[in-house]
RNA sequence: CGAGCGGGCAAUGCGGCCGCUCGGCCCUUCGGGGCCGGGAGGAAAGUCCGAACUCCACAGGGCGCGGUGGUCGUUAACGGCGACCGGUCGCAAGACCAGGGAAAGUGCAACAGAGAGCAGACCGCCGAUGGCCCCGACUCGUUCGGGGAUCAGGCAAGGGUGAAACGGUGCGGUAAGAGCGCACCGCCCGCGUGGCGACACGCGGGGCACGGCAAACCCCACCGGGAGCAAGGCCAAAUAGGGGGCUUCGGGAGCGGCCCGCUCCGAUCUCCGAAAGGAGAAAAGCCCCGGGUUGGCUGCUCAGAGUCGCGCGGCAACGUGCGACCCAGAUAAAUGGCCGCAGCCUCGGCUUUCGGGUCGAGGUGACAGGAUUCGGCUUACGUCCCGCUUGCCGG
RNA sequence: GUGAGUAUAGCUCAGUAUGGUCAGAGCGCCAGGUUGUGGCCCUGAAGGUCGCGGGUUCGAGUCCCGCUACUCACC
Numbered sequence: 001c002g003a004g005c006g007g008g009c010a011a012u013g014c015g016g017c018c019g020c021u022c023g024g025c026c027c028u029u030c031g032g033g034g035c036c037g038g039g040a041g042g043a044a045a046g047u048c049c050g051a052a053c054u055c056c057a058c059a060g061g062g063c064g065c066g067g068u069g070g071u072c073g074u075u076a077a078c079g080g081c082g083a084c085c086g087g088u089c090g091c092a093a094g095a096c097c098a099g100g101g102a103a104a105g106u107g108c109a110a111c112a113g114a115g116a117g118c119a120g121a122c123c124g125c126c127g128a129u130g131g132c133c134c135c136g137a138c139u140c141g142u143u144c145g146g147g148g149a150u151c152a153g154g155c156a157a158g159g160g161u162g163a164a165a166c167g168g169u170g171c172g173g174u175a176a177g178a179g180c181g182c183a184c185c186g187c188c189c190g191c192g193u194g195g196c197g198a199c200a201c202g203c204g205g206g207g208c209a210c211g212g213c214a215a216a217c218c219c220c221a222c223c224g225g226g227a228g229c230a231a232g233g234c235c236a237a238a239u240a241g242g243g244g245g246c247u248u249c250g251g252g253a254g255c256g257g258c259c260c261g262c263u264c265c266g267a268u269c270u271c272c273g274a275a276a277g278g279a280g281a282a283a284a285g286c287c288c289c290g291g292g293u294u295g296g297c298u299g300c301u302c303a304g305a306g307u308c309g310c311g312c313g314g315c316a317a318c319g320u321g322c323g324a325c326c327c328a329g330a331u332a333a334a335u336g337g338c339c340g341c342a343g344c345c346u347c348g349g350c351u352u353u354c355g356g357g358u359c360g361a362g363g364u365g366a367c368a369g370g371a372u373u374c375g376g377c378u379u380a381c382g383u384c385c386c387g388c389u390u391g392c393c394g395g
Numbered sequence: 396g397u398g399a400g401u402a403u404a405g406c407u408c409a410g411u412a413u414g415g416u417c418a419g420a421g422c423g424c425c426a427g428g429u430u431g432u433g434g435c436c437c438u439g440a441a442g443g444u445c446g447c448g449g450g451u452u453c454g455a456g457u458c459c460c461g462c463u464a465c466u467c468a469c470c
Stems, first nucleotide, its partner, number of pairs: 001391008012342007020039008041367001045378002048376005053228004065224005070084005085099001086097004100219002105217002107213002122159002124155003129152003132148006138141001167185006186208001187206008232298004242289007251265006268281005306325008343364009396469007405422004415453001425439004446462005
C1' cells in the first nucleotide's frame, strides 16, 4: 500500500433570538400573560418472540392443537444471550448450522438408467464346471491333449445413468472377480480413562448388517388457557327505554379474605282450590341478542425486572454491594427555525524536518420519529476509531 | 394503535393441502384464413425474475425465515 475478518463509541458541543407542548407557582379585563423546570431513538420501525398489567374462562386427568430442539449455564421469562462440543466453508483471522430420533411404523425419490431399497446385468470380463463344434494322438473309448467364445453358467472390478447404485485406498488372491483374505481409514458393538455434560481419546471384538429425506406424516423430551390499554373502570350524553333466558323467602344484590357481619332492594296483585298448595302477571337482580353514542376522567407514566458511576464474584452472559439521580406523557397528537463560536469533513493555495502546520471557500449530511410499559430478535442507516489475519514493496 | 388476510401472463383466476414432464385456463394482443369491408367464426403464435431476498431438499410456485406493497376487521 492492497485484500479481508471481528468489535466499539457516537449520532456534534456551547451561547443568543423567535416559536411548540406538559407540570408547578403567580397575575388577569377570563381572551390570555409572566417566571421556573421537563421535553424522542439506537433503532422510538416491523409487530417476529418473551413477560408485566387488565378483563374473560377454568374440578382433576386424558386426547387433540401449536411451539421449541447439541450440552452446561444465565434470566421474571424467551425461539434471546454466554461459554463449550460437533459439523460445513475459508490459506488464515473467523463465519454459518430448525444441531433430538431414519435398527417403532407409514410415506417420498420426477427424468435418465439394466437396476432406486434388503435392487440389478446394457456394454463389458471370464467361461474354472457341464454340454456343443473343430484339430491331433493312441491302447479306438462313457479316453487323453489342444483350440473356438458357441450354449448353459460365473462376476460385479471397469464403462455408462443419476442428486443418490448396498463402505474407500492398496496388496494378495482368482478362470474372471468379489471383505474372499490382509493392512490402513471409515462404520457398528463392548470395555476403560478424562469431562457436571454434549463429547474426546485409548484398547478389544465384528467383515459391514444399519443409504437419503422428519423446514413429509410421525416418535421422544420440554413448554403453552383466550383476548388485548380501541384491555379494563367511572361519569356524562344518547335510544327501538326493544326481544329472549335464569332466579326470587330459609330470597336477591353490594362491601369486607373466610366463618359471619353490615347495608340496600323486594316480600305485591290476579286466578284455581275447603286447605295444603299450584298457575300467571308485575317488579328487582344477573346474563345473552339487537339498537344508539364516539364526549370527559381514569388506566398513564417519578419509583421502576429504572438510569448512571464505582467496587466485588464469574472466562463470559450475568449476579451482587454502595453512592448519586428522577429522565416525554401528548390525544389528531408538541421537541422546530435562524444566527454566532468551537469541533469535524471536502476542495484549493502556501509551507514542511514528510509526522504535519497555516490561510481561504463551501458543507454540518444517514435511517428515522414516542402513543400502556419492559427484555430480546429482525430490518433501515452517512462517518469515525480500535484489534486481528493475509499478500506485495521498502528499511 | 391492535389483530387478520392477499400477491401467479396486459386483465380475471386455477395450481400450494399430498414438493418433480406443472407453469396453465378464459378474455385481450399479434399473424393468417373466411368476407366486397368490418364483426362473429376457424387456425396458429407470442407473452411469466410465480411480489423481493435467503434457507431446507437431489429438486421449491408449493415447506421454513426475513422484507415490501395492498386489502379488511376492531370502543
This is a predicted complex of two RNAs, RNase P RNA and transfer RNA, with 470 nucleotides together.
It holds a member of the Rfam family "Bacterial RNase P class A".
The coordinates come from a structure-prediction model, not an experiment, and the mean pLDDT is 76.